Predicted 3D model of RNase P RNA and transfer RNA as a complex of 447 nucleotides. It holds a member of the Rfam family "Bacterial RNase P class A". Rfam links the family to the GO terms dimeric ribonuclease P complex, tRNA processing and ribonuclease P activity. It is annotated as a ribozyme. Model confidence (mean pLDDT): 78 of 100.
RNA sequence: GGUGUCCGGCAGGUGAUCGCCGGUUUACGAAAGUGAACGGGAGGAAAGUCCGAGCUCCACAGAGUGCGGUGCCAGGUAACGCCUGGUGACGGCAACGUCGAGGAUAGCGCCACAGAAAACAAACCUCCGUCCUCUGGACGGGAAGGGUGAAAAGGCGGGGUAAGAGCCCACCGCACGCAUGGCAACAUGCGCGGCACGGCACGCCCCACCGGGAGCAAGGCCGCGUAAGCAGGCGCCUGAGGACGACUCGUCCGAUGCCUGCGGGUAGGCUGCUCGAGGUGACCGGUGACGGUCACCCUAGAGGAAUGAUCGCCAUCGCGAGAGGGGCGACCCGAUCGCGAAACAGAACUCGGCUUACGCCGGUCGCCGACC
RNA sequence: GGUGGGGUAGCCAAGUGGUCAGGCAAUGGUUUGCAAAACCAUUAUACGCGAGUUCGAAUCUCGUCCCCACCUCCA
Numbered sequence: 001g002g003u004g005u006c007c008g009g010c011a012g013g014u015g016a017u018c019g020c021c022g023g024u025u026u027a028c029g030a031a032a033g034u035g036a037a038c039g040g041g042a043g044g045a046a047a048g049u050c051c052g053a054g055c056u057c058c059a060c061a062g063a064g065u066g067c068g069g070u071g072c073c074a075g076g077u078a079a080c081g082c083c084u085g086g087u088g089a090c091g092g093c094a095a096c097g098u099c100g101a102g103g104a105u106a107g108c109g110c111c112a113c114a115g116a117a118a119a120c121a122a123a124c125c126u127c128c129g130u131c132c133u134c135u136g137g138a139c140g141g142g143a144a145g146g147g148u149g150a151a152a153a154g155g156c157g158g159g160g161u162a163a164g165a166g167c168c169c170a171c172c173g174c175a176c177g178c179a180u181g182g183c184a185a186c187a188u189g190c191g192c193g194g195c196a197c198g199g200c201a202c203g204c205c206c207c208a209c210c211g212g213g214a215g216c217a218a219g220g221c222c223g224c225g226u227a228a229g230c231a232g233g234c235g236c237c238u239g240a241g242g243a244c245g246a247c248u249c250g251u252c253c254g255a256u257g258c259c260u261g262c263g264g265g266u267a268g269g270c271u272g273c274u275c276g277a278g279g280u281g282a283c284c285g286g287u288g289a290c291g292g293u294c295a296c297c298c299u300a301g302a303g304g305a306a307u308g309a310u311c312g313c314c315a316u317c318g319c320g321a322g323a324g325g326g327g328c329g330a331c332c333c334g335a336u337c338g339c340g341a342a343a344c345a346g347a348a349c350u351c352g353g354c355u356u357a358c359g360c361c362g363g364u365c366g367c368c369g370a371c372c
Numbered sequence: 373g374g375u376g377g378g379g380u381a382g383c384c385a386a387g388u389g390g391u392c393a394g395g396c397a398a399u400g401g402u403u404u405g406c407a408a409a410a411c412c413a414u415u416a417u418a419c420g421c422g423a424g425u426u427c428g429a430a431u432c433u434c435g436u437c438c439c440c441a442c443c444u445c446c447a
Base pairs, nucleotide, nucleotide: 001368002367003366004365006363007362008361009360010359012314013313014312015311016310017309018308020041021040023038024037025036026035027034028033043344047355048354050353051352052351053350054349055215056214057213058212062249063248064247065246067211068210069209070208071207072086073085074084075083076082087101088099089098090097091096102206103205107204108203109200110199111198124146125145127141128140129139130138131137132136154172155171157169158168159167173195174193176191177190178189179188180187181186219271220270221269222268229262230261231260232259233258234257241253242252264446265445278297279296280295281294282293283292284291285290316341317340318339319338320337321336324333325332326331373443374442375441376440377439378438379437382396383395384394390427398414399413400412401411402410420436421435422434423433424432
């Protein structure tokens, strides 16, 4: 210098002018409203709505079947499909990264084409033996070699044999058992078997665990107003319906009833609503996620949606010029001046995550190259 | 703001792991005096996009983009 890896930070500041949306106080006004002062006014993703919760309503939130989800181990957390640490496999020279990573001897299913054969193995070519009517054929042996395929029934070497074969042996792999270490996943070692038990569970499924449903347009209160209307269906205690949107059981409510469609009225206000699993700092515990204690802080709350624009100065970065300075050298530092740049995006009940979009800056570590 | 559904040729639309049916349209031909209709034939253009699982993905899984529908209050 190049190229990577992981981690962290910022999302400009300030002044003037012109504006926008809420709040408090206040002046004028009968009111509507108008003006003034003070103070506040987007994000790291406010986004996608993919998960998990709070909160609210459904009488209770019970059991079972079903359905859906999660899926190595341990921990964190209000909770999670998130995070941290570890294990294993895979990728990378490395820093490091990725993983739906339980079970294929519970059962079922699938494995196109090709190929002899795709799973209780089998035999096309080849190999070996015997026989025959001998460029070959029949029968038998074997599964090492060839060929097909994504995948072919442990791998490799030696012995052995007519040829061969875990048939036998060494090493490796695999299965089983034991020991040691570890909370565990698992790792290591020893022994033993003699090779069975192909792959797919992001196919059905099995196992373990989790899940009642709906969503702030939830829900509560007030006001205005109408035809508290019409039609159809069900039900009135032997009970419709209420468990939105699978079903059964239990239990509870239930008649001024429930459901559907048509028609009518209102397009108003208040609340829920922002102090919360909140933020910042210090210390302590922990490898870490995170937890604890103390101190301080209050930071949009609109309801079709405000948070902006212009100019100046400063700060940051890039490019160019560059007085001058340092070094033997490669080269480095550099006052100052000019030009330029700043992305993605826009709260709508609130949090914790994930994912996606995106500009700039700093640092850790790895690899490669060059020069002194 | 919330909830649900869907993207397969120019248009409609089937396909639930093994090289994507069918119809309309288009093009050429037959027929006709010329057309339409009918009949015959034809080619090209397709699984929204990016990853993963698998030997193999329109199909299964994840992410992402786009489109459509529904949801106010009173009685």